The RNA shown here (TPP riboswitch aptamer (THI element)) has 101 nucleotides and comes from Pseudoxanthobacter soli DSM 19599. The RNAcentral record of the sequence draws on Rfam and Ribocentre. Taxonomically the source falls in Pseudoxanthobacter soli (Bacteria, Alphaproteobacteria, Segnochrobactraceae, Pseudoxanthobacter). The model forms 96% of the base pairs in the Rfam consensus.

[in-house]
RNA sequence: CACUGUUCCGAGGGGCGCCCGCUUGGGCUGAGACGGCAUUGGCCGAACCCUUCGAACCUGAUCCGGGUCAUGCCGGCGAAGGGACGGGAACCACGGCCUGA
Numbered sequence: 001c002a003c004u005g006u007u008c009c010g011a012g013g014g015g016c017g018c019c020c021g022c023u024u025g026g027g028c029u030g031a032g033a034c035g036g037c038a039u040u041g042g043c044c045g046a047a048c049c050c051u052u053c054g055a056a057c058c059u060g061a062u063c064c065g066g067g068u069c070a071u072g073c074c075g076g077c078g079a080a081g082g083g084a085c086g087g088g089a090a091c092c093a094c095g096g097c098c099u100g101a
Stems, first nucleotide, its partner, number of pairs: 001095001006089005011051004017028004034045004057082003063076004
């Protein structure tokens, strides 16, 4: 005396679909499909995920193949194009570096 990773604090980014019944209940996938207000559009909050070693998320996309009651449900696309940061702590260390004897 580190980088990365882990963890904590603050800040920021993001999505909220499909089907059945219609009595507003149930089912599918997933980390997440929630609650409220307003309603042409949207806004606020919660949970969850992600923050550049960035597939969280968006574009391509009214895309292509497979599968399903149906849906980004699975795969391709994708070594594509975009995309949001600061700090503290421990470990790393029976280690590394410097100096003295």